Small-subunit ribosomal RNA from a metagenome, 1524 nucleotides, folded computationally. The coordinates come from a structure-prediction model, not an experiment, and the mean pLDDT is 83.
[in-house]
RNA sequence: AGAGUUUGAUCCUGGCUCAGAAUGAACGCUGGCGGCGUGCUUAACACAUGCAAGUCGAACGAGAAAGCUUAGAGCUUGCUUUAGGCGAGUAAAGUGGCGCACGGGUGAGUAACGCGUGGGUAAUCUGCCUUCGAAUUCGGGAUAACACUUCGAAAGGGGUGCUAAUACCGGAUAACAUCUGUUUACCUAAGGUUAAACAGAUCAAAGAUAGCCUCUACAUGUAAGCUAUUGUUUGGAGAUGAGCCCGCGUACCAUUAGCUUGUUGGUAGGGUAACGGCCUACCAAGGCGACGAUGGUUAGCUGGUCUGAGAGGAUGAUCAGCCACACUGGAACUGGAACACGGUCCAGACUCCUACGGGAGGCAGCAGUGAGGAAUUUUGCGCAAUGGGGGAAACCCUGACGCAGCAACGCCGCGUGAGUGGUGAAGGAUUUCGGUUCGUAAAGCUCUGUCAAGUGGGAAGAAGUUAUCAUAUAUUAAUAGUAUAUGGUAUUGACGGUACCACUGAAGGAAGCACCGGCUAACUCCGUGCCAGCAGCCGCGGUAAUACGGAGGGUGCAAGCGUUAUUCGGAUUUACUGGGCGUAAAGGGCGCGUAGGCGGUCUGAUAAGUCAGUUGUGAAAGCCCGGGGCUCAACCCCGGAAGUGCAAUUGAAACUGUCAGGCUUGAGUAUGGUAGAGGGAAGUGGAAUUCCUGGCGUAGCGGUGAAAUGCGUAGAUAUCAGGAGGAACACCGGUGGCGAAGGCGACUUUCUGGACGACAACUGACGCUGAGGCGCGAAAGCGUGGGGAGCAAACAGGAUUAGAUACCCUGGUAGUCCACGCCGUAAACGAUGAAUACUAGGUGUAGGAGGUAUCGACCCCUUCUGUGCCAGAGCUAACACAAUAAGUAUUCCGCCUGGGAAGUACGAUCGCAAGAUUAAAACUCAAAGGAAUUGACGGGGGCCCGCGCAAGCGGUGGAGUAUGUGGUUUAAUUCGACGCAACGCGAAGAACCUUACCAGGUCUUGACAUUGAUCGCCAUUCACAGAAAUGUGAAGUUCUCCUUCGGGAGACGAGAAAACAGGUGGUGCACGGCUGUCGUCAGCUCGUGUCGUGAGAUGUUGGGUUAAGUCCCGCAACGAGCGCAACCCCUAUCUUAUGUUACCAGCACGUUAUGGUGGGGACUCAUGAGAGACCGCCGCGGACAACGCGGAGGAAGGUGGGGAUGACGUCAAGUCAUCAUGCCCCUUAUGACCUGGGCUACACACGUACUACAAUGGGUGUCAACAAAGAGAAGCGAAACCGCGAGGUGGAGCGAACCUCAAAAACACACCCCCAGUUCAGAUUGCAGGCUGCAACCCGCCUGCAUGAAGUAGGAAUCGCUAGUAAUCGCGGGUCAGCAUACCGCGGUGAAUACGUUCCCGGGCCUUGUACACACCGCCCGUCACACUAUGAGAGUCGGAAACACCCGAAGCCGGUGAGGUAACCGCAAGGAGCCAGCCGUCGAAGGUGGAGCUGAUGAUUGGAGUGAAGUCGUAACAAGGUA
Repeated sequence: AGAGUUUGAUCCUGGCUCAGAAUGAACGCUGGCGGCGUGCUUAACACAUGCAAGUCGAACGAGAAAGCUUAGAGCUUGCUUUAGGCGAGUAAAGUGGCGCACGGGUGAGUAACGCGUGGGUAAUCUGCCUUCGAAUUCGGGAUAACACUUCGAAAGGGGUGCUAAUACCGGAUAACAUCUGUUUACCUAAGGUUAAACAGAUCAAAGAUAGCCUCUACAUGUAAGCUAUUGUUUGGAGAUGAGCCCGCGUACCAUUAGCUUGUUGGUAGGGUAACGGCCUACCAAGGCGACGAUGGUUAGCUGGUCUGAGAGGAUGAUCAGCCACACUGGAACUGGAACACGGUCCAGACUCCUACGGGAGGCAGCAGUGAGGAAUUUUGCGCAAUGGGGGAAACCCUGACGCAGCAACGCCGCGUGAGUGGUGAAGGAUUUCGGUUCGUAAAGCUCUGUCAAGUGGGAAGAAGUUAUCAUAUAUUAAUAGUAUAUGGUAUUGACGGUACCACUGAAGGAAGCACCGGCUAACUCCGUGCCAGCAGCCGCGGUAAUACGGAGGGUGCAAGCGUUAUUCGGAUUUACUGGGCGUAAAGGGCGCGUAGGCGGUCUGAUAAGUCAGUUGUGAAAGCCCGGGGCUCAACCCCGGAAGUGCAAUUGAAACUGUCAGGCUUGAGUAUGGUAGAGGGAAGUGGAAUUCCUGGCGUAGCGGUGAAAUGCGUAGAUAUCAGGAGGAACACCGGUGGCGAAGGCGACUUUCUGGACGACAACUGACGCUGAGGCGCGAAAGCGUGGGGAGCAAACAGGAUUAGAUACCCUGGUAGUCCACGCCGUAAACGAUGAAUACUAGGUGUAGGAGGUAUCGACCCCUUCUGUGCCAGAGCUAACACAAUAAGUAUUCCGCCUGGGAAGUACGAUCGCAAGAUUAAAACUCAAAGGAAUUGACGGGGGCCCGCGCAAGCGGUGGAGUAUGUGGUUUAAUUCGACGCAACGCGAAGAACCUUACCAGGUCUUGACAUUGAUCGCCAUUCACAGAAAUGUGAAGUUCUCCUUCGGGAGACGAGAAAACAGGUGGUGCACGGCUGUCGUCAGCUCGUGUCGUGAGAUGUUGGGUUAAGUCCCGCAACGAGCGCAACCCCUAUCUUAUGUUACCAGCACGUUAUGGUGGGGACUCAUGAGAGACCGCCGCGGACAACGCGGAGGAAGGUGGGGAUGACGUCAAGUCAUCAUGCCCCUUAUGACCUGGGCUACACACGUACUACAAUGGGUGUCAACAAAGAGAAGCGAAACCGCGAGGUGGAGCGAACCUCAAAAACACACCCCCAGUUCAGAUUGCAGGCUGCAACCCGCCUGCAUGAAGUAGGAAUCGCUAGUAAUCGCGGGUCAGCAUACCGCGGUGAAUACGUUCCCGGGCCUUGUACACACCGCCCGUCACACUAUGAGAGUCGGAAACACCCGAAGCCGGUGAGGUAACCGCAAGGAGCCAGCCGUCGAAGGUGGAGCUGAUGAUUGGAGUGAAGUCGUAACAAGGUA
């Protein structure tokens, strides 16, 4: 510090997810040790048991017992009893004092002066403590305890009697205390305070302990007294603690906008330690609130903690500060302090005891229990240390605290060994079988000894206190006592025999967890087969899964490792630091304007903001830095820094603010001008449509793609004239004008708003923006009343259509128009808020002004305002914007934060309604989106090509047959191929074989290959069984090479066992190879350069041209490659060479005849080698080009004709059955052999062919004519003879320019047929034959005779062909024993037509749109049906909290009363004062009743929403998406 994920790819926007750190954690697996920390986050739920607050005898009275002991008595001599002493002034209880308000727990409540921070208290208090003064006097009456008695189950009381105090009360004295009054001074926040003086009034007390006799008394010594310590009272001061007040800060919701009656203020009084409506009476009517009152929800706050670069965000366990609470609610008492956790009273709920009458209790103290929960410990030890309470002290108490126990809960540290060790052991895993890997890892050898274990030693934490001794000082009369200080001795440890140290033996007792597709470090095998499963996101899994499960290996961390949850980070994804709003989410429809925010220029003042210095504070702990202590670290200690804050104070005066005074440039006003569909009202006009009346006129009009509905013989349409009525204003008219926007269009008049330019007179910042608010606001819609020509939702009819509730047509009502009133929304758009300033230009246009020139106008120049286009910098994701900014800046407002749900629900406001405004959540997805790119596609466009159409010729589709396919059938009808590009295809030829299929019979190392112990020479022939395979038997007795002749090697055959063979079994969607197709279409790419952020573009586009990306020109491109073309083959002409088996002109011979013969090398031909054709020549056109057109010459003319040749790629195209091959499967069978059958079936459908339907024909005859290209030895087979014929006999010749197949046929000529199912056609069938072959039944071909079917030219539709082509005619070959209408070739005869490119199909290039990219066979919308999920409404029902009204009214304070009671004081007494019980009243918790509102849950039914591999109906959107 980033990464993954939207796309075919790209850039951007934007969300989701991950890597990090952390935790009071929990869960899973695992677990050696130690140190330091931490440990109910849930039920402020309920609690058994024990402990957690007592202490003081030096305040007071009273005061045991056990036991020991002394003396005595009794006697049952080891017991009882009496007295004394010790125990002991002890225990326990009581009065009294102090403490119990601290310490400890919890976070329910609280949105608050509760907390934080800084101030104030001149409005206050403060026990114990410190310090400084003064005092500590004289009296009195009670009461607990105790004793007796009484009630009660108990808890707990009652009565009578006695007694003490530092308990209680009275008196005295007292001020520098308090209060009142007067005067003065000072300060002041103007309220008062402080100080001084004077006068008056008021209020105190308690003693205890120890010691000493100096003074006095008795005269031993003690008391008064004195001394010391301590206590008490009253003041001053301090310290500490507390109360109250104030400034600022302190969560969310406005779908909470108004709240408030003690409320706000005043006066008087009361109350408090103290101010105050804190309380009461009276008076006034205020107070709070958009700077968020009131209400609701949530929450203890802080130092800090976690995270983060920081700013921030989240959090508030442990530690520390504050607050609040103590079963729930209320209340006061005591006290310095409480409205009191372990106090009191009352009410309530709950639990317990009970004798039923009554009582008791409060773990949110420490342990512990139950419950809840994913989850959180011991009913431990000790006061040794630190701290606290009491005490003079010893000491006592202390679940505070110190320690220990449990828990890997966290942090930190240590260990589980170290070195060496290559036969790279065994074993595992894997393998291409060679190996590789675990792996120096192990073993082995040599060492070490941490931890754990055992044995022994053994701290620090302890300072004190007290006692005692010694010394010194103070006090004093004192060497006494007391106090203080110093030193010596003795004494105190829960932890704990712990830390630590030493020794002993021993590698021994001590490693797991997660992950390994990318992000993200780490890879293979097996299993599984969209199953099981994984998953944080993207996504894996459908038979070769690095993603599931296991294994081996590896990676990471390590006594832990993962998962889950939560927080921050990454996230600049709420943006202060640090974002945006033309198209991604986002500018309000527009204006006026309030609050608010911001604001020109100069001078002066001020000092609020601002800046600087100083001071105080910002607790400690923590973080950070430095140092130190535990062996290190964690941890702990010390010091510093920091704490960005707040306050006070002293300064500065630039900027902002404020005040004062100026200025003119912002803004406004005046003057005189200009343009304009700016607005309102009134009036006027013509054209057109429609209607009415009349004329003329006759059969149609109208409408459409085509029609029909409709109108018209009752006279339409068309035409002429007149009239009525409403609405809108042609031309001008223009990216022209005006207006804030919506919007505004005939003309005239009138009223009226704004703008612009000129001049520079006036005012003097008067300005900009603008939350709320107010107003305007298209169309449609609503209300009332008019109006209504045309147009036209709804509606009706006609068409179209599968349907057509649409598009089209004929009609037609609201509405459109006017007046008044509502509505308040639009793609209200420039999808661009307003204002100001600045930043190159060019060119139009509208309005104005000026200048030059001119007689004048036009033109030209300058300038202001408006409105357009182009373009530079800049900006932008790009597109684009570009002085009218989307540039550079400032000010203010509005708005956005993933998609959907949803602009929806609920609530509220507005509206007559329709509806508008405001505006969520649950749930769901990992995207949704913008711009641009390359393709593909379009019922988009342009250009071009092709037997694509057109023009022609001939077919197919109808018939019969052949053949292939589907289907059906079958034991099997083997398998594959399926639009073009499967279907006379694989198959260039299924009777057996082939053969893969079926039935039956057989074999199991096998029919075939390699190795093979062993044996042998098995050939071959015959016989038997059998359908054969096969089996049995008999006869039979090898071959080659070398040789040292002994033998060896090899071939061949048999053969146990074992490896293995074999498979036309599966997968062509695992593959190689081969092939088809687009397409012989003209395309497909690369290097460098350039452009672009990039995908990509350019080149390859453009203008021409071509069959062609062929060539030329131009051009940020320049070149190159694969394709095109050419090179190759055949063919057309010629030359040349050669001349047999080919040829024969001339010469010669010969024949009935024939190159038959001699010969020839001319010709044809054959085989080689060459020539020729290149737009080369001429003319024209074209850009002086490429090239095109025409002509000449030429055998051939513009690639002459044909062939071979198939770019990058597409179709998961075809083939595992040609072959090869991975993986899977079978192994006495899915392998192998044999016989027979099947592939040849047959209701039917399709494809491809053949033959026909006839006269351009058929038949017969003349037999008569003319080819090319091939084939031939298990072959072609001549002549001759036989047969009607197929064929047979025969065997010449020929391995072929020699011989043979071999006859070419159509054609020509002659005759017949005469338009018919025929002398057409030949299917089918019968008989008789031939050939091949072991074998023609299933199931071959051919011949002869006989038979003689359909068919008379073929519907919709569809195919081929542009010249030696179509059509037609025959010939040959391959396959092959035989079988050809198929296939591959060959020649003969030999046409017609092409105007042209509008349309159909296919293709190429450019361009355009796109929501497609599996690419239109694409994408995608809505209803309905089904399932699930959350949610709204809903007659209602059940809860919760809070408010209001009324009723009842406990305890208690306060007030009143107090006839009852009463020790202290007064009084001789009677009595009084005072106090108390009781009663009454105000307030008052809980409770009750009532009606409203809020909120939660639930509810028959119901509404929409979302989600869900293959449901239904249509096709709305994306292309002009077929109606933009």